[in-house]
Context: one part of a larger RNA
Order: sequence, then structure tokens, then C1' cells
RNA sequence: GUUUGAACGCUGGGCAGACGUCUCACAUAUACGAGUAGAGCGAUCACAUAUCUACCUUGCUAUCUGCUGACGAGCGGCGGACGGGUGAGUAAUGCUUUGGAAUAUGCCUUAUGGUGGGGGACAACAGUUGGAAACGACUGCUAAUACCGCAUAAUCUCUUCGGAGCAAAGUGGGGGACCUUCGGGCCUCACGCCAUGAGAGUAGCCCAAGUGGGAUUAGCUAGUUGGUAAGGUAAUGGCUUACCAAGGCGACGAUCCGUAGCUGGUCUGAGAGGAUGAUCAGCCACACUGGGACUGAGACACGGCCCAGACUCCUACGGGAGGCAGCAGUGGGGAAUCUUGGACAAUGGGCGCAAGCCUGAUCCAGCCAUGCCGCGUGUGUGAUGAAGGCCUUAGGGUUGUAAAGCACUUUCAGUGGGGAGGAAAAGUUGGCGGUUAAUAAUCGUCAGCCCUGACGUUACCCACAGAAGAAGCACCGGCAAACUCCGUGCCAGCAGCCGCGGUAAUACGGAGGGUGCGAGCGUUAAUC
Repeated sequence: GUUUGAACGCUGGGCAGACGUCUCACAUAUACGAGUAGAGCGAUCACAUAUCUACCUUGCUAUCUGCUGACGAGCGGCGGACGGGUGAGUAAUGCUUUGGAAUAUGCCUUAUGGUGGGGGACAACAGUUGGAAACGACUGCUAAUACCGCAUAAUCUCUUCGGAGCAAAGUGGGGGACCUUCGGGCCUCACGCCAUGAGAGUAGCCCAAGUGGGAUUAGCUAGUUGGUAAGGUAAUGGCUUACCAAGGCGACGAUCCGUAGCUGGUCUGAGAGGAUGAUCAGCCACACUGGGACUGAGACACGGCCCAGACUCCUACGGGAGGCAGCAGUGGGGAAUCUUGGACAAUGGGCGCAAGCCUGAUCCAGCCAUGCCGCGUGUGUGAUGAAGGCCUUAGGGUUGUAAAGCACUUUCAGUGGGGAGGAAAAGUUGGCGGUUAAUAAUCGUCAGCCCUGACGUUACCCACAGAAGAAGCACCGGCAAACUCCGUGCCAGCAGCCGCGGUAAUACGGAGGGUGCGAGCGUUAAUC
């Protein structure tokens, strides 16, 4: 000199876009953070519409009907493995870079083929019943894209190469003939379902090199090292087991100890290096502590399950409930780190045919000079060089064109008006094209119409009034830009180093003056 997720002291006008518990991976009140689809299913608690009946009160009444819009709870599907947080652990099961073979893959794209015919349950519901509650138990009824056989079976799997084995589910829109038990069949379109390839993306695995300190840690190892066989896995492999051999690692630092998430990057530096790993992005690990599996394409699963432990809460003492290292917020620790805000308008995600719903992701707003960038706090003129202050050799000098005065301007803030862009979709109507028996339906495309903004009193523009509302901090002995007076008298004090102070202190304290930076300036801490 630079830099910071900074803190402290003094001071503080506004704008824009960033950062914001670095400490106790400490404990957490409350609300929200993962749902969705009735175009899979039975049903109908509530609401609405319509219908039936009753009243003799015409209604804000009661009642009936799932026909309709819808829809609490339930069965079934997809998603809760993403997104969000944190850095405890981890020195290599991690990360970075370069390679590799023995793998899996929901949704998506593409290709081929199929989607036939049956069955029995379990919720919901009804009844009985246990419990304070959490939550159950028994009996009975029922549907499905839930579950299970049968059929079919290859470019799939296994194979002794002869053969053997394995699947599925329907729903919705529309309809001219034909058939009909008037339910529909049938045709077609859309969304699905099953099997098998290929692709994309994703995930798992393996090798090598690199990736901190300590030798006041020198030996470590028994599934240990290798082989054979078997098991297991999506897959290789001591991954596991049996048997056999006795290996394997190590001064090129094994083992042990203590430290630490890694990287792109960031800071500094001419570079080489050194330091660092906040925000943003990639990977990893973790989710009260420890262990375990289930489901699933994917987890050994932050807002899932089971067991054990610590802690907290409820209890009728029999038993139950919980997990903010999600977003806000609270207590505590600390020098120190924000609102219990708005919206799904945009981007993205989940579900859904869609409309749409959900989304503390995200987009915005709030707080904070925490940092960066830009702006303002006026401009011109004005010498009787006013008054006052300070100094003085008492003549004067200086503050100082500074002020006052005069003449202007109005950025920003204020008040009042106007006013983009972030909006394209979706919906609906029509034309054309595809599909189709079809002018219906549906898909694609084009055009018209209509609608959607949290921010928001938006950005920006115009008008109005008035210099009006807006400057501090540190330093002045040398390093190092900037000097005098008074007070004090080795006292009080200063200090980064050298050093000042014991009666003329440019070094202490105050004043006047000056220097530097400026909405900041200094100090402390830390890095180069």
C1' cells in the first nucleotide's frame, strides 16, 4: 500500500444493485415450507343448481333424488430421492484431472409388436365394542388403471441347443351405416397399459496421478494378501463364506496422533509464489445421538418407518407425542450478523388431458454506511479587506471572497399530475392442414377478440415553491502533507518505531490556524 461476511469509537442526506450467526452440528413457543388429479374407483360429509313431497307459516323452512357442478374422508396412481439448509464427520469409501469395463435407469425421444378371457379380496360404509388420548378390535357389504391365476410369446431370459419360461388396464370426447338383451357392441381420436430394442440425460463401480502437519509416532496387518469353489449384488471384487497357500503395506514415511469438507474460484503479488474456500456454481457428507431395514426406477430417505439413548411435552399413570443444520421468529453463547412481510405477476419444479392447484424454490419489498459505484449539501458577484476570534515587534497580520449584501439556479429530497417495460401464454372465435367413413371430435399452424403485475405512490417525464432540508472524522516532532499561543511542570498524560513531559513543550490538554480524506473518517483484528 491492498483486501475483509468484519467489530468498536465519533458522525451521517438520498439512489441503485450486492452481503448479512464466521461463535454453541446449542435448545427451540407459533405460523408456513409437498402436494396433486373425479378423464383410475366405490361413495356423498359439506356447498350450489335442479327435481319430488310437506306446510296451508310461500320461506335465510323441512325433506327426497348422485341426475349435474363439485367434493370432506377412503382405495388406487404419480410426486414426497427434486428443490431448500448446514459443514459436524471425512486426510481418502472424499475432491480435481485423465482414462476404463463388469452395470442399472421412472418421466422424456424414437422404433417394433401386443392390449384376449376370468377370479377372489381389502378400505370407505353399516353394526357391535376397547381406550383419558394416541389409536384400535371383531362381524358384514362393495368398486377399480388395486391384487391373483389362465391364454398368447419374441430380435427377451435360461439352455444339456432338443427345448423351457415370462406381460398387460382401462378411461374420456365424437359418431354415419350395421347389430342390440337398449346397458351397449362397433368405428374413430386423445390420454394411458404391457414386452423388447436404440437414444438422451442420470446414477453406481474400477485404475492412475495430484490433493495439509507431526518421526519427541517405525514398524503395521489375520478376511489380513493371493488362489479355487460357492453365495450375494443392477454390476466387478474378500463384498461374504468354505478350503488352500503365506502373503500384503512401509524412510518415495506405512501405522498412529492431532488439524481440515474438496474444487471452479477469491485476496495479494510484476511474476514465481503465499493466504483463503462467505456470497455464486460443481462434487461430497450430514439431518436430535447411534443402529437397521421397508417401499421404490432411484433412499438405507431433513419436514417417512422400526429399535435403543439423551432431552422436552401431554396423561385419567395404563400409555402416548416431538425433532427449525427449510423460511421468518425466540432464548442462550458472543465483539458481532436482519422481517414471526407480499406474491405466485415472471422463471423453474410437482401433479393434472386441460382449466388449474401447490411451491418461505423463486421474484419482490423491509432492516443495516457491512461493502462497492454514482449524486447532492448550492452558483456567480461581492474589500468599507466589516464585526468577532487568534497572533502581534502594537504598526499590523491572519481567519478571508470567507461572511453579510446583490443577482441567479433547483439536481436530489418534498407536493401535485402523467406514465412505459417486465405479458407471453392460457381461454375463446374463425381460416388452412393432418387424422378420420365424417363437415363431428381431436392435433398442428395462422389470424382476430378478450384477459392476467406481488413489486407499485415502479422506472421515467412534466409542473410548483424556496438556498430552502443535508459535513464530518483523523492528523499537524521525524518517518509523513500540515505551526503558533495558552495551560501543565518527569505531574497529568502521549506513543506504530525513534521517543516527548523535570517552567519558554511545533510531541501532553485546550484554542486559533493548517494538512489529508469525505457520507464517511479513524482504531482494532486478520491476509498478502
The part of an RNA shown here (small-subunit ribosomal RNA, 5' domain) has 528 nucleotides and comes from an uncultured prokaryote. Its mean pLDDT, the model's own confidence on a scale to 100, is 85. The RNAcentral record of the full RNA draws on ENA.